[in-house]
Small-subunit ribosomal RNA from an uncultured prokaryote, 1501 nucleotides, folded computationally.
Its mean pLDDT, the model's own confidence on a scale to 100, is 82.
Rfam family: Bacterial small subunit ribosomal RNA.
């Protein structure tokens, strides 16, 4: 410190996801020891039980029992227990401590103050004091009442309990001679004077007692600690879809009240206070110090320690107190729960512990007061679930262990293999050590120091003791705990799991499984080969723990303060004006508000840092430091006076479709009258509706009337924007320039507020020519465009308030190369003017350096470098929607979420590919011809059906006379029946046998069951090869599956001219350049230009083969010339000329002329030449597409079947037939059929052949043998052609299916199912719709021959030759195809993407007659308890009393004040509702193509 995920790749924006760390955690799997340390986060949900606040006899009266001694008349009795123990008075505490976090956005808290506005019990310090008197009330005894809790009455009694009265130094009040200050209004001091106010004893010590002293209490008064009350600055979440709130309300005067100020509380009076720097509602939270994270900055959080708050079943209330409105106190109101004898009572664990419920989830109903604290007490000790320890939990962290060394036959098993080996692995096992942890035993802490009591010495005090104060000894105190450490003994003997291993991210194989189980934190894995499931083996991390899941913070610079952006990605308000605010020119003296810098205080413990103690660590401590906020000091810049350079005012000019109003003008459209004239006229893509004989369109005169303003016109002009466009006058705004003067910072910008604001809409009222939505009607495949009649447009007045209101670029200032071209000004030059140059200033526009940017692009009009102030942005979707507000007559418009859903959405370049986008170019691709084919029969192939099987593949081109160069059996892989199991075929072992043969018999045959003949070859004599038969288990076999696992082979783009590298250069990258661009070629074929330069695989050549000619050879080809023969015939004897055969060679290259062109490449004509521009064919098939075709040629991986998915036979299908379709082959006729006669080829095959001559048959053919292993002999008659004849336009002498009848041949065999022959028969067909195919010259077209395959069986296929045509204007237009270029939302790439209604499923959400239930505002009613007031009723111990009664006091009554409860009527919030509405998400659903290419009508808005 990054990193995976948008694409085909790239950069970039931007969102989701991950890798770290943390937790009071759960869960799951597994689990030796110890330290420290946490431990109901939910239900402040109800609690059973025990325990958590008592203590004081040294304040009081009163006072048991057991037990134990003695006595006894056996009934008891003393005495001790006993300064006892229950209980009351009374004091002091119970307001500490412990527990939780409901409420509360608050001076509630946190930091700093203040208090001159206060109080503080116990503590400490000081100083005075405690005199002398009363009356009572419980305890307790009797007596009622009650179940019970309790309560009543009557009697007795004591105090430190309660009350006078005396004393008063001090406090406290009231009054004050008199002083001091001053703002003249008041403050603020003070001697004195009067008034009010107090106490309690208790123990010890001495002592006959008093009395005295000493200690504890008491009392009153100053200080003082501690603690607590109010007050104040400043800080302290979300919401603005909460914007206005408030009446005790702000203030003030008087009174009450309080420990105290203060509307705390009243009565007047006054009308004020808060509020956008967010008041007032509304939510949600106890704050903090701290902890977590984070480089910080922040951000999240507030367990456990610590401080402060609030809180005690839930509402009120007050009393006691020094303190409360009280957790283990009181009354009342409610819910709950218990108890009742039904009248009544009782209680509150959010103390410890523990139950139950809730939940994912949090312990024991323990020990002890030994320490620490605290509460009462003189103690001494009592209480203390606080504490201190233990006990449970891997809930966290720290630290140790589970052994160490040595051990290769690299043992056995596992797993994997290519079968060699590898790996688990020195791991093990042996061997030789160790002993932390566990077991046993033995010692054996630390924390205890202290008060108390003795006992001793010493100080000060006293009359003297006690007392007190110091030291020193003696005694005595551990729950944890026989714990911790320590020593011996013991045995490797008792201790390792967990996740993970596609990529991020370390770490790889094999078997299952087959989009199934599953699996996943993001991409995404799985559909028969899965490093992604699952299991094993092996790796790898971590480790007494490992994962998951949940939350936090980071990475996220992804709310940005530090530290982002806003032309196109999200995102510049449509535009001025202007208020708050914010920000601000240039120069001086003050203050010290902000801003720096010191100087004090205060920041507990945590973190840090630098020691110390546990053996180390964790932990514990002990010092330093620590962003704050507060006081004190200083003073550089902000914040208050002069300037004038921003800003503005005066004067002179200039330019403008700048605005408003009023009036006028021609053309043009239409309407209306009227001439002229006849039949159509508009209209369209192409018809229709319409409109015309009732007179249109056309045409000329005349009239009306409304709306716009042609030329000029210009990336020209003005305006803030939105906009402005005949032409005259008024009225205005503002902008430029020119010189001077003036004011003197008045400036920028601007939240809210104004004000304007296209078009389209709205209202009230007028106009209405022409243009023209909704709507209606005509045409079209349906809608829509596009045509023909209203609204609107237009005017006046008011609304409405949005736009792609756009330069997708906010105002203003300032700087920062240059070139051009306009518009408006001002200055100079020369000149006669005009026009031109040069300077310079306000605008507008092109291009371009630097720089910026993600690119594209911006570039003095900035998107550059700064600076100032607003606005807006934070994934797509949902949604600019819903709900509210607000504005609107309405349509709407602003303002603006949320569930819930996806890993993506997205900007700019890129390469393709694509376009009913553009240029260039070529193909028989049109066009132009010529023949076809779709129509007829039959072949033939396929699809469908049909079959027991019709075997299997091929399916647009590029499948369909394809695989098949040849299905009667065979072939055959299908179907039905018989049969075989190591096989029909390969290698290996054992055994026996030569092989092999011959014959009968039964079976459809396979095959079975008899039966004859035969003993071979080599030997080293052991046996060996070859064949055959038996057996066994390895194996054989498989036309079973997968071309989507493969090779090989092919087919197609396409024989199209492309396709790719190295170097270098551009470019952030993908890539680009080269290979574009001018030419030109069939050709990325060649010149030429040129940031490229070169080179590769293609092109083209080299090769075959054809067309000429030379040479060489000359048999079996040939035969001029010379001879010979014959009826003929190179037959023969020669020949090498000629043709031909096959070898070698020449020849054609734009080589040569003209002419274009650019001095090029080339290209047109020529000319020689057998042949001219690659001559004509062929072979050749770049990179790569189509997961193209073949697993059934072969070969193969993985699967499947093993008495069958394999092997052997018979028979029978691949041959079927309501039909469709594709290649074909006859024809439909006279350029013809028929008959007769005649000519002229290539090229090929032939010994399991080809067959000659002759005979026979009409014939297909038999016969029969000659030659010929081939330039020798055979298939072999070439047909169209030529001559001659017939047939005369007809279903014919056309055509020839079909069908019957005899026949040949070939083969085991022609039924199912060959081919051919001969007689008969003579169908459909009279040139073929829509549509489509082939070919550009020796081609089409015809016309015949051969050959492969083959016994046989071509109308297919492949080759051969003979006759031999017409046509190209030309490239608009179909297909295909190549360069450029342009658009893209496409990238499995137009067979692409994609959008909406509809139906169906789910899923959040809004509306919604209501309903229900939370809070809460008004208004009324009610009124416990309690506290104040009042009080005419009843009552009364302390004081006074003239003894009557008073004072005060208590009770009941009554008003205020108020909790609960209620009634009405609102507000918000939550939930639920028939029934809706839109919106997301779903497998291949309907339905139409709107958008992306000119998306077929450019898209949007």
């Nucleotide at each position: 410190a990054g990193a995976g995920u948008u694409u085909g790749a790239u950069c970039c924006u931007g969102g989701c996801u991950c890798a770290g760390a943390g937790c009071g955690a759960a869960c799951g799997u597994u689990g030796g020891c110890g330290g420290c340390a946490g431990g109901c986060u939910u239900a402040a949900c109800a609690c059973a039980u025990g325990c958590a606040a008592g203590u004081c006899g040294a304040a009081c009266g009163a006072g048991a029992a057991c037990g134990c001694u003695c006595c006894u008349u056996c009934g008891g009795g003393a005495g001790u227990u006993a300064u006892u123990a229950a209980a009351g008075u009374g004091g002091c505490g119970c307001a500490c401590g412990g527990g939780u976090g409901a409420g509360g956005a608050a001076c509630g808290c946190g930091u700093a103050g203040g208090u001159a506005a206060u109080c503080u019990a116990c503590c400490c310090u000081c100083c005075g004091g405690c005199g002398g008197g009363g009356g009572a009330c419980a305890a307790c005894a009797u007596u009622c009442c009650g179940a019970a809790a309790g309560g009543a009455a009557u009697g007795c009694u004591a105090a430190u309990a309660c009350c006078g009265c005396g004393u008063a130094a001090g406090a406290c009040c009231a009054c004050g001679c008199u002083c001091a200050c001053u703002a003249c209004g008041g403050u603020g001091a003070a001697a004195g004077u009067g008034g009010u106010u107090a106490a309690a004893g208790g123990u010890g010590c001495c002592u006959c007692a008093a009395a005295g002293c000493a200690c504890c209490a008491c009392c009153a008064g100053a200080g003082g600690a501690u603690g607590a009350g109010c007050c104040u600055g400043c800080g302290u979440c979300c919401c603005a879809u909460c914007a206005g709130c408030u009446u005790g309300u702000u203030g003030g005067u008087g009174a009450g009240g309080u420990a105290a100020u203060g509307g705390c509380u009243u009565a007047c009076c006054a009308a004020g206070g808060c509020g956008a720097a967010g008041a007032c509602g509304g939510g949600u939270a106890g704050c903090u110090g701290g902890u977590c994270u984070g480089a910080g900055a922040g951000g999240a959080u507030g367990a456990u320690c610590a401080g402060c708050c609030a809180c005690a079943c839930u509402g009120g209330c007050a009393c006691u107190g020094g303190a409360a409105c009280a957790c283990g106190g009181g009354c009342c109101a409610g819910a709950c729960u218990c108890c009742u004898a039904c009248g009544g009572g009782a209680g509150g664990c959010a103390g410890c512990a523990g139950u139950g419920a809730g939940g994912a989830a949090u312990a024991u109903u323990g020990g002890g007061c030994a320490a620490u604290g605290g509460g009462c007490g003189a103690a001494a000790g009592c209480c203390u679930g606080a504490c201190c320890c233990a006990g449970c939990c891997a809930c966290g962290u720290c630290g140790c262990g589970u052994g160490u060394g040595u051990g290769a036959u690299g043992a056995a098993g596992g797993c994997c293999u290519u079968c060699g080996g590898g790996u688990c692995g020195u791991a093990a096992a042996g061997c030789a050590c160790u002993g932390u942890g566990g077991g046993g035993a033995g010692a054996g802490a630390c924390g205890a120091a202290a008060a108390a009591g003795c006992g001793c010495a010493g100080c000060a005090g006293g009359a003297a003791a006690u007392g007190g104060c110091u030291g020193c000894g003696c005694c005595u105190u551990g729950a944890c705990g026989g714990u911790a450490c320590c020593u011996c003994c013991u045995u490797a003997g008792c201790a390792a799991g967990c996740a993970c291993c596609g990529g991020c991210u370390a770490a790889c194989u094999c078997u299952g499984u087959g989009c199934c189980a599953g699996c996943a934190g993001c991409c995404g894995c799985g559909g028969u080969a899965a490093u992604a499931c699952a299991g094993a083996g092996g790796g790898u991390g971590c480790a007494a723990a490992c994962g998951u899941u949940g939350c936090u913070c980071g990475g996220a610079u992804u709310u940005a303060c530090u530290g982002g952006g806003c032309g196109u990605a999200a995102a510049g308000c449509g535009c001025g004006u202007g208020u708050a605010g914010g920000c601000g020119g240039a120069c001086u003296c003050g203050c010290a508000a902000g801003u720096c810098g010191g100087u004090u205080g205060u920041g507990a413990a945590u973190c840090c840092c630098u020691g110390g103690g546990c053996u180390u660590a964790a932990c514990c401590u002990a010092g330093g430091a620590c962003u704050g906020c507060a006081u004190c000091c200083g003073a550089a810049c902000u914040g208050c006076u002069u300037c004038u350079a921003g800003a503005g005012u005066a004067u002179g000019g200039u330019a403008g479709a700048g605005g408003g109003a009023a009036g006028u003008g021609g053309a043009a459209u239409u309407c209306c009258g009227g001439g002229u004239g006849u039949a159509g006229c508009g209209g369209u893509g192409a018809a229709a509706u319409g409109c015309g004989g009732a007179g249109a369109u056309a045409u000329c005169c005349g009239g009306a009337g409304g709306a716009a303003c042609a030329c000029c016109a210009g990336u020209g002009g003005c305006g803030a924007a939105g906009g402005c466009g005949g032409c005259u006058u008024g009225c205005u705004g503002g902008a430029c320039u020119a010189a001077u003067a003036c004011u003197g910072a008045c400036a920028c910008u601007g939240a809210g507020g104004u004000a304007c604001g296209a078009a389209a809409g709205c209202g009230u009222g007028g106009g209405g020519a022409g243009c023209a939505a909704a709507c209606a009607g005509g045409a079209u495949u349906a809608g829509a465009u596009a045509c023909c009649g209203u609204a609107g447009u237009c005017c006046a007045c008011g609304c409405c308030c949005u736009a792609a209101a756009c330069g997708a670029u906010g105002u203003c200032a300032a700087c920062u190369a240059g070139c051009c071209g306009u518009u408006g000004g001002a200055g100079g030059a020369a000149u006669u003017u005009a026009a031109u140059c040069c300077u310079u200033u306000a605008g507008u526009a092109g291009c371009g350096c630097a720089g910026c940017u993600a690119a594209c692009g911006c570039g003095a009009u900035a998107a550059g470098u700064u600076g100032a102030c607003c606005g807006c942005c934070u994934g797509g979707g949902g949604a600019g929607u819903a709900c509210g507000g607000u504005c609107g007559c309405a349509a709407g418009a602003u303002u603006a979420a949320a569930a819930c859903u996806c890993a993506a959405a997205g900007g700019a370049a890129u390469u393709g590919a694509c376009g009913g986008g553009g240029g260039c170019c070529c193909g028989c691709a049109c066009a132009a011809g010529c023949g076809g084919u779709g129509g007829a029969g039959c072949a033939u192939g396929u699809g469908g059906u049909u079959u027991a099987a019709u075997u299997c593949g091929a399916u647009g081109c590029a499948a369909c006379g394809c695989g098949a160069a040849g299905a009667a059996c065979c072939u055959u892989a299908c179907c039905a029946g018989g049969c075989c199991u190591u096989g029909a075929c390969a290698u290996a072992c054992u055994c026996g046998g030569a092989a092999c043969u011959u014959a009968g018999c039964a079976g459809a045959g396979a095959u079975g069951c008899u039966u004859u003949g035969g003993u071979g070859c080599c030997u080293u004599c052991g046996g060996g090869a070859a064949c055959c038969g038996a057996g066994a288990g390895a194996c054989a076999g498989g036309u079973g599956c997968u071309g989507c696992a493969u090779g090989g082979c092919u087919g197609u783009c396409g024989u199209c001219a492309g396709c790719a590298c190295c170097u270098g250069u551009c470019g952030u990258g993908a890539g680009a350049u080269g290979u574009u661009g001018g030419g030109u070629u069939a050709a990325g074929u060649c010149c030429c230009g040129u940031a490229a330069c070169g080179a590769g695989c293609g092109c083209a050549a080299c090769c075959c083969u054809u067309a000429u000619c030379c040479u060489u050879a000359g048999u079996u080809g040939c035969c001029a010339g010379c001879a010979c023969g014959u009826a003929a015939u190179g037959g023969u004897g020669g020949g090498a000329a000629c043709u031909c055969u096959a070898g070698g060679g020449a020849g054609a290259c734009u080589g040569c002329c003209g002419g274009u062109g650019a001095c090029a490449a080339a290209c047109c004509g020529g000319a020689g030449g057998a042949a001219g521009g690659u001559g004509g064919g062929g072979a050749u098939g770049a990179c790569g597409u189509c997961a193209a075709g073949u697993c059934a040629u072969c070969a193969u991986g993985g699967c499947c079947c093993u008495u069958a998915c394999g092997g052997c036979c018979u028979g029978g299908u691949c041959u079927a037939c309501a039909c469709a379709c594709g290649u074909g082959c006859u024809a439909c006729a006279a350029u013809g059929g028929c008959c007769a006669g005649u000519a002229c080829a290539g090229a090929g095959g032939g010994u399991u052949g080809c067959c000659a001559a002759c005979c026979c048959g009409c014939g297909a053919g038999g016969g029969g043998g000659a030659g010929c292993u081939a330039a020798u002999c055979c298939c072999a008659g070439a047909a169209a052609g030529c001559u001659g004849g017939u047939c005369g336009u007809a279903g014919u002498c056309c055509g020839g299916a079909u069908u019957g009848g005899a026949g040949u041949c070939u083969g085991c065999a022609a039924c199912u199912c060959g081919a051919c022959u001969c007689c008969a028969u003579g169908a459909a067909g009279u040139c073929g719709g829509a549509a489509u195919c082939g070919c550009u010259a020796g081609u089409a077209a015809u016309c015949g021959c051969g050959a492969a395959u083959c016994a046989g069986a071509a109308u297919g296929u492949c080759g051969c030759g003979g006759u031999g045509a017409a046509u190209a204007c030309g490239u608009u237009c179909c297909c295909g195809g190549g360069c450029c270029u342009u658009g893209u939302a496409c990238a499995c790439a137009c067979c692409g993407c994609c959008c909406g209604u509809c139906a169906c499923a789910c899923c959040a959400u809004g509306g919604g007659a209501g309903u229900u239930g939370g809070u809460u505002g008004c208004a009324c009613c009610a009124g416990a308890a309690g506290c104040a007031a009042g009080u005419u009723g009843c009552u009364u111990a302390a004081c006074c009393u003239u003894c009557g009664g008073g004072a005060g006091g208590g009770c009941g009554c009554u008003u205020a004040c108020c909790a609960c409860g209620g009634u009405g009527u609102g507000g918000u919030c939550a939930a639920u509702g028939a029934c809706u509405g839109g919106g997301g998400u779903g497998a291949a659903g309907u339905c139409g193509u709107a958008a992306c290419a000119a998306g077929g009508u450019a898209a949007c808005c």